[in-house]
Context: one part of a larger RNA
Molecule: large-subunit ribosomal RNA, half A
Organism: uncultured Synechococcales cyanobacterium
RNA sequence: GGCUGAUGGUGGAUACCUAGGCACACAGAGGCGACGAAGGACGUGGUUACCGACGAUAUGCCCCGGGGAGUUGGAAGCAGGCAUUGAUCCGGGGGUUUCCGAAUGGGGCAACCCUACAUACUGUUACCUGAAUCUAUAGGGUAGCAAGAGCGAACGCAGCGAAUUGAAACAUCUUAGUAGCUGUAGGAAGAGAAAACAAACGUGAUUCCCUUAGUAGCGGCGAGCGAAGCGGGAAGAGCCUAAACCAGAUUGCAUGCAGUCUGGGGUUGUGGGACAGCGACAUGGACGCGAGCGGUUAGACGAAGCAGCUGAAUACUGCAUCAGAGAAGGUGAAAAUCCUGUAGUCGAAAACUUAACGCUACUAGCUGGAUCCCGAGUAGGUCGGGGCACGUGAAAUCCCGAUUGAAUCCGCGAGGACCACCUCGUAAGGCUAAAUACUCCUGUGUGACCGAUAGUGAACCAGUACCGCGAGGGAACGGUGAAAAGAACCCCGGGAGGGGAGUGAAAUAGAACAUGAAACCAUCAGCUUACAAGCAAUCGAAGCACGAUUUAACGUGUGACGGUGUGCCUGUUGAAGAAUGAGCCGGCGACUUAUAGGCACUGGCAGAUUAAGCCGGGAAUGGCGAAGUCAAAGCGAAAGCGAGUCUGAAUAGGGCGUUAGUCAGUGUUUAUAGACCCGAACCCGGGUGAUCUAACCAUGUCCAGGAUGAAGCUUGGGUAACACCAAGUGGAGGUCCGAACCGACUGAUGUUGAAAAAUCAGCGGAUGAGGUGUGGUUAGGGGUGAAAUGCCAAUCGAACCCGGAGCUAGCUGGUUCUCCCCGAAAUGUGUUGAGGCGCAGCGGCAAUGAUUAUAGCUGGGGGGUAAAGCACUGAUUCGGUGCGGGCUGCGAGAGCGGUACCAAAUCGAGUCAAACUCUGAAUACCCAGUGCACACAUUGCCAGUGAGACGGUGGGGGAUAAGCUUCAUCGUCAAGAGGGAAACAGCCCAGACCACCAGCUAAGGUCCCCAAAUCAUCAUUCAGUGAUUAAGGAGGUGGGAGUGCAGAGACAACCAGGAGGUUUGCCUAGAAGCAGCCAACCUUAAAAGAGUGCGUAAUAGCUCACUGGUCAAGCGCUCCUGCGCCGAAAAUGAACGGGGCUAAAUGAUGUACCGAAGCUGUGGGAUAUGCAAAUAUCGGUAGGGGAGCGUUCUGUUGUAGUUAGAAGCAUCAGCGAGAGCAGGUGUGGACGAAGCAGAAGUGAGAAUGUCGGCUUGAGUAGCGCAAACAUUGGUGAGAAUCCAAUGCCCUGAAAUCCCAAGGUUUCCUCCGGAAGGCUCGUCCGCGGAGGGUUAGUCGGGACCUAAGGCGAGGCCGAAAGGCGUAGUCGAUGGACAACUGGUUAAUAUUCCAGUACUUGUUUUGGUUUGUGCAGAGGGACGGAGAAGGCUAAACUAGCCGGAUGUUGGUUACCGGUUCAAGCGUCCGAGGUGCUGAGAGUCGGUGAAAACGACUUGAGCUGAGGCGUGAGUACGAGGGGAUACGUCCCCGAAGUAGUUGAUGUCAAGCUUCCAAGAAAAGCUCUAAACACGUUAAGCCAAAAUGACCCGUACCCUAAACCGACACAGGUGGGAAGGUUGAGAAUACUAAAGGGCGC
Repeated sequence: GGCUGAUGGUGGAUACCUAGGCACACAGAGGCGACGAAGGACGUGGUUACCGACGAUAUGCCCCGGGGAGUUGGAAGCAGGCAUUGAUCCGGGGGUUUCCGAAUGGGGCAACCCUACAUACUGUUACCUGAAUCUAUAGGGUAGCAAGAGCGAACGCAGCGAAUUGAAACAUCUUAGUAGCUGUAGGAAGAGAAAACAAACGUGAUUCCCUUAGUAGCGGCGAGCGAAGCGGGAAGAGCCUAAACCAGAUUGCAUGCAGUCUGGGGUUGUGGGACAGCGACAUGGACGCGAGCGGUUAGACGAAGCAGCUGAAUACUGCAUCAGAGAAGGUGAAAAUCCUGUAGUCGAAAACUUAACGCUACUAGCUGGAUCCCGAGUAGGUCGGGGCACGUGAAAUCCCGAUUGAAUCCGCGAGGACCACCUCGUAAGGCUAAAUACUCCUGUGUGACCGAUAGUGAACCAGUACCGCGAGGGAACGGUGAAAAGAACCCCGGGAGGGGAGUGAAAUAGAACAUGAAACCAUCAGCUUACAAGCAAUCGAAGCACGAUUUAACGUGUGACGGUGUGCCUGUUGAAGAAUGAGCCGGCGACUUAUAGGCACUGGCAGAUUAAGCCGGGAAUGGCGAAGUCAAAGCGAAAGCGAGUCUGAAUAGGGCGUUAGUCAGUGUUUAUAGACCCGAACCCGGGUGAUCUAACCAUGUCCAGGAUGAAGCUUGGGUAACACCAAGUGGAGGUCCGAACCGACUGAUGUUGAAAAAUCAGCGGAUGAGGUGUGGUUAGGGGUGAAAUGCCAAUCGAACCCGGAGCUAGCUGGUUCUCCCCGAAAUGUGUUGAGGCGCAGCGGCAAUGAUUAUAGCUGGGGGGUAAAGCACUGAUUCGGUGCGGGCUGCGAGAGCGGUACCAAAUCGAGUCAAACUCUGAAUACCCAGUGCACACAUUGCCAGUGAGACGGUGGGGGAUAAGCUUCAUCGUCAAGAGGGAAACAGCCCAGACCACCAGCUAAGGUCCCCAAAUCAUCAUUCAGUGAUUAAGGAGGUGGGAGUGCAGAGACAACCAGGAGGUUUGCCUAGAAGCAGCCAACCUUAAAAGAGUGCGUAAUAGCUCACUGGUCAAGCGCUCCUGCGCCGAAAAUGAACGGGGCUAAAUGAUGUACCGAAGCUGUGGGAUAUGCAAAUAUCGGUAGGGGAGCGUUCUGUUGUAGUUAGAAGCAUCAGCGAGAGCAGGUGUGGACGAAGCAGAAGUGAGAAUGUCGGCUUGAGUAGCGCAAACAUUGGUGAGAAUCCAAUGCCCUGAAAUCCCAAGGUUUCCUCCGGAAGGCUCGUCCGCGGAGGGUUAGUCGGGACCUAAGGCGAGGCCGAAAGGCGUAGUCGAUGGACAACUGGUUAAUAUUCCAGUACUUGUUUUGGUUUGUGCAGAGGGACGGAGAAGGCUAAACUAGCCGGAUGUUGGUUACCGGUUCAAGCGUCCGAGGUGCUGAGAGUCGGUGAAAACGACUUGAGCUGAGGCGUGAGUACGAGGGGAUACGUCCCCGAAGUAGUUGAUGUCAAGCUUCCAAGAAAAGCUCUAAACACGUUAAGCCAAAAUGACCCGUACCCUAAACCGACACAGGUGGGAAGGUUGAGAAUACUAAAGGGCGC
């Protein structure tokens, strides 16, 4: 370390429970709101953070009822109260009800500000006024009324109106008039009393249900869409006007008519009415009102049990009782009789409500037929659309736009174009209950609904925490116990935590609390493990240790050693695969439901059956209800005929017919719906975003320092005059260098970062097309873009959010218990088809059929393949003959010749063919007969498959390559295990129902690994060939055939010869056998080449061929063949499986044996057939069929059982073929079976599933700038980290100080140390408690306006809404009054002291006529540059003080040497001004200012200085006290010079072109108008007043924006010293830090 057991921890599954949900039923209600809603903000308590309640009358007030003992909410405690003189509590009525919100006096960033009484706006009524324009109207004003406005879940009506999708593409079409947006109403809405339907019969408003009917129809006649009348039911209800006519009033012309108003009249289609005549007062009866039965909103009475047992009784035991009450809940377990209740009975001061009842508006007839009336820009037409089921169609009917345009009862409309006839109705005005739809809400009740990962998102303080700028998104978390009896006291410990004691039935119920599974982590015990290689198991097995509840020839734990053995899933031709998925465990997680068909089975009836609806005490069972449906007759295109009919001339033939169904249930399948689950990228609709970023608008602000030196000007020269030149001046520039600032070219680092874009070192621009702050504008089919498809909130070839939406997905993944039977396909064909689908093929199940099918055998057939052949078609080699042609000779030409050229045709010989055949098999195929049976066929239903792979054979393609590709055919795999081939889907053998320590074989084997022959006989091989390959090579070796030489002596070896002409000729410098060329003879010989090789410059020389001798018997050559040899080089060692083998190799023959899940034997199971006996069968993916197990709930069930212990959990040697089922023990502490039936949210290992828990990685990486720490002391349980001191180090145009934004208590003090802090912690920006922010002058409002927003009227627009005038908001700008010192733990221009200023009010005194309206001035503005003055500030000197030292003095050293606003002064650089400051007069205009003219003549402005303020201030230092934090007292000097700003004079001056806000405050003002002399203004003095908000703290950061105590980002102001041009650089002061290992 492993396995096992025991005991624990962690964790929160399981079972039980329910406080919360879900779905319905029956009633109610169907709105609230200017009398201020819905919804909120802020408050109210003795103590109060939250929830609930309430509203300044605030945890509540008053009255009337109920009720009767406690009460002061959840929610304890403490404190204090109230209550039988009736509290708390319940009901009814009333009062109060802050602020926001329609929000309504004005404004606004909701819950606030300003004003001061205002119902804002619209509407309506009345009155008064009153334009163009006389009357009038529009408009305006005032008053009255209080109708509207806003909110709310679904349902209704209406306006606008998609897309994904389907059509396997897509455009008409569909989705769909859906989603969505908008308007608006009601408790319902809408529709509605026929210009209707129908069809020769009739019905009689509308609406809804059933049915008609998936019919008639519509439809790229595709996908799909889809009525109506009748019939059966629910409900039931009818009316009013216009007109004709009459009367009155009034207006106009003033004849009588016409118009308007009021009243009467009148309301219909067998036409009605007016009109004329006759007649009558009946009947019905809405709204409303009235009384009143009843109902709702609190309540009351209400039967009957005790004892034992137990922790507790409701259980059990014993003996009882009630019942118009045995519903339910609670009570210490299970209660009719304990409690609340239940059945039954009764009850309201007050408010609301109501069928029927009473009263009431209103309401009628008959006859006549002359005249009149009967709804007009209407009906209808044309054109263009829409809606009707109906897509323009033959398209009626209905509606809209444009344009036209009738009739009046002898009329008009409709009946699906239209016409005729007939029938029905009477348009162009209006109202109308019920039956129908829905449920935000109230009450009661129910559930084969859920039970904490379920059920609402939400059982719990949830639309919360949290995320996002926003629209929006959106969790998790239940259980102590009967009762807190919640652990007094003791011990360890700083605590946390624990041990005792105690409580309790139980504490392993102890608050991290009931049960308490698994992963995971421990402790203890038994066995085992350090020579051993692998899915980790299984089979066998030794040893060791155990067992007394299933059992003893037994069992448990461990497991040395041996045999065999490459996980699971998916997906594939094929996976151990190095192809996918899973870290592990637990929970959740996928074929459902509705409707309509098909089929099968079961049941009812024989014709079957009801639908809606009705009845019934009931959400029940049941009864009623034939409308309708199917069947009962078919055939035909139809007329039609009919057990037949159609075709046909036919009486023929042929086709289709001539059979009992129907309703319900169950199963299966199809269609339509999301349709097995998860998964897009998209498309469309409506909204939210310009705090990022792009551009623009408005208003502010920033850019150290240095350099260069344009134009112009001046001076000099120069010119006739210019020009031009020089010097100076000047200060231009998308100029130069370079900080801040902005950017981002390079490299490195970083890359699970410090950082979702940075750091470091360099780099570019840096007065401009510059940077930046604040406010605003532009919005997705869009904006913006110096243009990159860039940017539009870390998102951009079309943002984000929600919705259509569960889009669609021919695609991928996943799809959960068992057993039994059968069992495929990867082919054909079609396909915008190729990884999909349809049909066929192949599978399953059921029924039916006949002896049909098939292997084999027998008989009979046709064929044109293999082979073969060349007769055809072609190809093809050689030879012969050779047409014709070429070349060539002769010829003037005709022509005649030649030919070693090509060559048709033909002949002979030899060949080739998929698209040749004079021939022609084997197989295969067809027909017939026979023929074992597990066979076959037909029909119906249910599938899957349509990616195949390799091997053999025959072919094509390719290269007669491929583990290649494509066909045919067979086999295997696929879907097939076993044996062999070392291992090895496809090869060889062989098809696994189960068991066996039985036997025989197949392929293949028999030396060992490793079962079986070291078997037998004959050969071969020497190469470890066997145990990898070719061309090619070789006196390896065995066998065979042929041929030559050989006793006339071969072959090999040895001895000898190998000569002459001649150095043949040519060529050559030479060439003599032997560089080369030609020719290759002759002679002598036994033999000898004009020479086989070596050799020389050439010769020479050595050889060979050839010959003789010696020897002695075989010697050569060629071909075929068996086994070997070489050829033979690759990357980890690898070519018998290894050892090893000379057979244990190879060939041949033979006999034994081994060898499989094959065959046999024995036993058992299942299936099929069958009465049985028996026989056969039982590998299996996709798939089909069959039979079962288990889970939750329901009935039986108020069951059996159960505190003498249910479920759950853990464990044990039982049973079953399996899913599974019992029983025992322990834990647990309240439920709960079995059987028989029923209903499903019904079974998990995988979906990069989902939620939770727990591992591993790992005590690993890391601990976030290398500015740096060290020592001593203190505190404390504990100190590297806290505090103090000392030293050291760092920043110092910051790492300092002050503001704005933003944050929102982080500020200060005390206490604490769980968590946060990357370590620690006694500490903290952490936790708890308490405290802290003081303003007339600072900032904002009570003042103003910019961009821009809103916007009375107004204009425009389907609606929503858009624009915009007057106005009104809106700072980043304009206007506007305070300084110094002191003080707190924490605030100060705010408090205090001192000294000021602004503006009101009042009073007093003086003086004047003004004020408003209106007008005018002014406010009032750019960039750059230069020079000067002054000041802040700094430095130096002086002066004062200090310390060291025994003392004195000087030097050196250290420190200090400071003061505002305001007021005064007239000191003052300068600016402006004699080209006229200031003042006066005159002029025109309406005045002043302004302008012009005239006169006079030096002011006006201005930083700053000085004085005062101002000394009991401050001040170095010194002294004292101290609780060490601090407090008190005394207090010197307090001058000059130098440098000198980017501050100020200065809104100045100069210059330039791009020509540089508005309004108010402020000043002036004649006339007109209004008010005014009891008024108003001004001056002076005094007194008095001065509102609201902000104010703490951080602010280059640990407090803001970046998820963090994050190396990033963040606007403005202050700016010491030395060096230096400088705000660069380096060091440093003040100040702040040493970066939280």